[in-house]
Parts: sequence; C1' cells; structure tokens
RNA sequence: UUAAUAAAAGCCAAACCGCCCGUGAGGGUGGGACGGAAAGCUACGGAUCUGUGUCAAGACCGCCGGGUUGCCUCAA
Repeated sequence: UUAAUAAAAGCCAAACCGCCCGUGAGGGUGGGACGGAAAGCUACGGAUCUGUGUCAAGACCGCCGGGUUGCCUCAA
C1' cells in the first nucleotide's frame, strides 16, 4: 500500500419511550438496540423531506456518490 471482517480490544446507535428546542422537516439529552468497518467529519453533486402565494430559506451524510481523517488484523 492492497485486501478482508476471521479473531481480539474498543466505538457508534435505527425504531420506540421521557424531557427540552423548532411552524415544520428535524435537532439536543437520557433510556433502548435494528443495524454499522468509517453509522467519524464535510450539505460539494444527486435523491428525499420541510417551508413559501411564488421566490427565498431550511432539514437530512444511518439514501447514493464526492472530499477528508482514522483503530485493530488472519492474509498478500
């Protein structure tokens, strides 16, 4: 560097529930685990969603890509 998720050590936490914030999508926190090898970070492209009379303005990276950083390791 490639590859893999086999082992080990750890990590994150969907749905749902309580409280708080937001018109809303959704977010924070505690509980909780369906899953995850980037389910770390980043709204850059597409998708989806909210919102607006129309624009605007927003949400989401645990939808798919891009960028960037990174733990362990049978193996090459």
Annotation:
Model confidence (mean pLDDT): 79 of 100. Predicted 3D model of a 76-nucleotide RNA (c-di-GMP-I-GGC riboswitch aptamer) from a Helicobacteraceae bacterium. NCBI's taxonomy places the organism under Bacteria, Pseudomonadati, Campylobacterota, Epsilonproteobacteria, Helicobacteraceae. The sequence was found by an Rfam model in a public genome assembly.